[in-house]
Context: one part of a larger RNA
RNA sequence: GGAUGAACGCUAGCUACAGGCUUAACACAUGCAAGUCGUGGGGCAGCGGGUGCUUAGCUUGCUAAGUAUGCCGGCGACCGGCGCACGGGUGAGUAACGCGUACCGAACCUGCCCAUCACACAGGGAUAGGCUUGCGAAAGCAAGAUUAAUACCUGAUGGUCUCAGUUGUAUGCAUGUAUGAUUGAGUAAAGCCUUCGGGCGGUGAUGGAUGGCGGUGCGUCCCAUUAGGAUGUUGGCGGGGUAACGGCCCACCAAAGCGACGAUCGAUAGCCGAUCUGAGAGGAUGACCGGCCACAUUGGGACUGAGACACGGCCCAAACUCCUACGGGAGGCAGCAGUGGGGAAUAUUGCACAAUGGGGGAAACCCUGAUGCAGCGACGCCGCGUGAGUGAAGAAGUAUUUCGGUAUGUAAAGCUCUAUCAGCAGGGAAGAAGAUGACGGUACCUGAGUAAGAAGCCCCGGCUAAUUACGUGCCAGCAGCCGCGGUAAUACGUAGGGGGCAAGCGUUAUCC
Repeated sequence: GGAUGAACGCUAGCUACAGGCUUAACACAUGCAAGUCGUGGGGCAGCGGGUGCUUAGCUUGCUAAGUAUGCCGGCGACCGGCGCACGGGUGAGUAACGCGUACCGAACCUGCCCAUCACACAGGGAUAGGCUUGCGAAAGCAAGAUUAAUACCUGAUGGUCUCAGUUGUAUGCAUGUAUGAUUGAGUAAAGCCUUCGGGCGGUGAUGGAUGGCGGUGCGUCCCAUUAGGAUGUUGGCGGGGUAACGGCCCACCAAAGCGACGAUCGAUAGCCGAUCUGAGAGGAUGACCGGCCACAUUGGGACUGAGACACGGCCCAAACUCCUACGGGAGGCAGCAGUGGGGAAUAUUGCACAAUGGGGGAAACCCUGAUGCAGCGACGCCGCGUGAGUGAAGAAGUAUUUCGGUAUGUAAAGCUCUAUCAGCAGGGAAGAAGAUGACGGUACCUGAGUAAGAAGCCCCGGCUAAUUACGUGCCAGCAGCCGCGGUAAUACGUAGGGGGCAAGCGUUAUCC
C1' cells in the first nucleotide's frame, strides 16, 4: 500500500447493487416451512343444490320451517397412487478414494421421461372406513358382524426376460463377453373418463437419456520431544450377503501385509471452483455464489421404497424439556421469522405465489418461509449532492503583532442565476404469450417553487503533506518507531491557521 462476513470511537444528506451469528453442532415459547389426486375406491361428517313428505303463510303454486333421501356439485376423516431421498440448513465429525483431476466397470442399479416391439384372459379371499360394543385422564387401543378398489392373492398366456443343461460361431489384456440352435423350469397386467373419434393410465422386454454406485493412478496441513504398529490383521479356498466387486461377513488353510520414500500415535481441518495479495513465482483464505462430501439432540438399528439406513418417518437406549387422574404419554428450529444465553459483534414473529423453479392433478387448480420482493443496520462498493457566477470598503468578528500591520479572505455580506438530491403536485410503466403484478402509485417523466433541508473526521518533530500563540512545567499527558514534557514545548492541552481524506474519517484485529 492493498484486503475484510469485521468491531470500536466521533460524525452522517440520497440512490442502485451486493452482503449481514465468524462465538454456544447451546436451549428453544409461538406461527408457518410437503403436500396433492373424487378422471383409482368405499362412502357422506360438514357446506351448497335437487327431489319426496309434513306444517304454516297466502298471491293456488311458490315462500319459509322441519324431516327424509348420496340423487347432484363437492368433500373432513379413511383405503389406494405419486411425492415426502428434491428443494432449504449447518460444518460437528472426517487427514479419508472425503475432495480435486485423469481413467476403468467384461463387476453394477436407475422411479418419472423418450423411442421401438409385444400384451392386458379367467377367478378369489380379505381389510380400512362406516356400524355395534368395550377400555383409557389423555395419547390411543381392543372385540364383533359388514363393504370397495388402479389395494392383495390364485390360475392362464408369454418373450430378444430369469435360472439350469446340451451344442455351435465370433471376439477380447485376463476372469470372460456377444450371438445362434435346442431341452426343461419360473415369472406379467388395471382400470378410469368419453362428444364413442379417442384420451389418460397398466404389464413384459430392448435401447436411450438422466441420476447414482464401485475401483485405480497422481495430488491434498503440522509434530520424530510419536519408531515400530496391526490379529479379520495380509493372502488363498469355499460359502453368505449385495444392484455389483471385495475379509464386506463367516468356516477352514497359510503367515503373511505396512513402515525413515515417515507406518502407527497425537494435534488441527470439511474439500474444490475460487477469493485476497503479489510483476511473477509464491503466500494466505475457503464468508457470499456454484460443485462434491458429511450431519440433523447423543449413540445404535432396520423398515418402506426406483432411490434413505431418511432434518419437519419408525424402533431401541441416553440426556434434557413438557402433560398426567401417577397407571402412562408427548417433543427435537444446524428450515423461515422469532426468544433466552454466549459474545466486541450480525436483521422482520413482514408481503406474494405476479415471475422463475419444484410436487400432485387429464385439467381447473392446490401446496411451496424454494424463490421473487419489501423492512432494519454507512457493513461494503459505485455514483450524486451539500450550490454556480460576480463581488476589495480587502467589512465586522477572531487569531497574532515589532502596534505599522499580517492572516482568515472572494471567504462572507450584496447582486445575478440554477434546481441534481430531498420535499410538494400531476401523469405513470416494463417485468405477462389471451387473462393474472407481491414489488407499487415503485422506477421513470412533467410542473411549480425556496439557496433553502444536507460536513465531518484525522493529522501538522522526523519518517510524512501541513505552524503560530497561550496554558502546563519529567506534572498532566503523548507515542507506530526514533522519542517528546524538568519555565520561551512547531511532539502534552486549548485556540487561530494549515495539510489529508470525505458521508465518511480514524483506531483495533487479521492476511499478503

A computed fold for a 512-nucleotide part of an RNA from an uncultured bacterium, annotated as small-subunit ribosomal RNA, 5' domain. Rfam family: Bacterial small subunit ribosomal RNA. Rfam links the family to the GO terms structural constituent of ribosome and ribosome. Its mean pLDDT, the model's own confidence on a scale to 100, is 87. RNAcentral holds the full RNA, with entries from ENA and SILVA.